Large-subunit ribosomal RNA, domain IV from an activated sludge metagenome, 353 nucleotides, folded computationally. The RNAcentral record of the full RNA draws on SILVA. Its Rfam family is "Bacterial large subunit ribosomal RNA".
Context: one part of a larger RNA
RNA sequence: CCCUGUUUAAGGAACUCGGCAAAAUGACACCGUAACUUCGGGAGAAGGUGUGCCCUCAUCAGGUGAAAAGACUUGCUUUUGGAGCCGAAGGGGGUUGCAGAGAAGAGGCGGUAGCGACUGUUUACUAAAAACACAGGACUCUGCUAAAUCGCAAGAUGACGUAUAGGGUCUGACGCCUGCCCGGUGCUGGAAGGUUAAGGGGAGAUGUUAUCGCAAGAGAAGCGUUGAACCGAAGCCCCAGUAAACGGCGGCCGUAACUAUAACGGUCCUAAGGUAGCGAAAUUCCUUGUCGGGUAAGUUCCGACCUGCACGAAUGGCGUAACGACUUCCGCGCUGUCUCAAACAGGGACUCA
Numbered sequence: 001c002c003c004u005g006u007u008u009a010a011g012g013a014a015c016u017c018g019g020c021a022a023a024a025u026g027a028c029a030c031c032g033u034a035a036c037u038u039c040g041g042g043a044g045a046a047g048g049u050g051u052g053c054c055c056u057c058a059u060c061a062g063g064u065g066a067a068a069a070g071a072c073u074u075g076c077u078u079u080u081g082g083a084g085c086c087g088a089a090g091g092g093g094g095u096u097g098c099a100g101a102g103a104a105g106a107g108g109c110g111g112u113a114g115c116g117a118c119u120g121u122u123u124a125c126u127a128a129a130a131a132c133a134c135a136g137g138a139c140u141c142u143g144c145u146a147a148a149u150c151g152c153a154a155g156a157u158g159a160c161g162u163a164u165a166g167g168g169u170c171u172g173a174c175g176c177c178u179g180c181c182c183g184g185u186g187c188u189g190g191a192a193g194g195u196u197a198a199g200g201g202g203a204g205a206u207g208u209u210a211u212c213g214c215a216a217g218a219g220a221a222g223c224g225u226u227g228a229a230c231c232g233a234a235g236c237c238c239c240a241g242u243a244a245a246c247g248g249c250g251g252c253c254g255u256a257a258c259u260a261u262a263a264c265g266g267u268c269c270u271a272a273g274g275u276a277g278c279g280a281a282a283u284u285c286c287u288u289g290u291c292g293g294g295u296a297a298g299u300u301c302c303g304a305c306c307u308g309c310a311c312g313a314a315u316g317g318c319g320u321a322a323c324g325a326c327u328u329c330c331g332c333g334c335u336g337u338c339u340c341a342a343a344c345a346g347g348g349a350c351u352c353a
Stems, first nucleotide, its partner, number of pairs: 001348008010339002014337001019334001027051005036041001038173001052095006062086003068080004072075001096100001108332004113327002115324002120132002136171007148157003174319004179249003184246002186242005193237003199231002204226005211218002250268005277311001278308001289305005
């Protein structure tokens, strides 16, 4: 010097990203216990008091239940009985130590805000959470040889179930709610018209050559090669519906008898221009916004304001008791975390063998 422990004057978080670590609390009985609340909780809230031993009340309360006696249904019966033993808790008095839950083991507490309702689950070996799940809510598909899924198939799961059932997607207890937009994309429905595949169809063109012709050439039938019009489904175009489907939810200018602001008006654009609620927020760049609170002093925190760079309603909005090894801020208690370090014990390191 290192590790593991023990103790410490005065102060008591001044340490530090942060009370990390340590200290403190701790049992049982009694008293007492707030806001809030879904009336269950919160709650062991918080905060207090007591605890040893001896005597006594005391034959305590209570438990157990012998002997003995009675009854008959004569029994391992029943009724009375109350000896002996055990004995919680309490009242009064006394006594003792520094200390009586005498050692060990055994909640620290309160306030505020965020997120998630909750118990649960998760990155075996750096993440336990605000992530996942969840009960509840909604949409959608599926009429049974169901939809969906696995398999080339047979077949199987779904399910020996039957729409109060099964599959998929989103949201996530509960309370109050969930606004506007169907132009785009998707899905569902529609079938008049347009487009349109294979196929049907076969106008026409062309190769070949019997034949004709002096030749140039013409050229039937057949066999080939091509091939226009026309007919031809779904789909797409088209017409509707649908947002707890994917998604989206404006700009400029003017205006009130101080000023400022604009209930009001004008205009352009859009499918429609963000409603309720919330808001410098797990979202706010400017920003340590401004005001208030807390501190002697506060980039964090809490309450407001609204100028929302770039909240917003099941990619849910806003609240919310209870819960949380979650996150933020503050306080009480407590302490070697610190001011500032010291001593001790054991084990290493070090030296020698």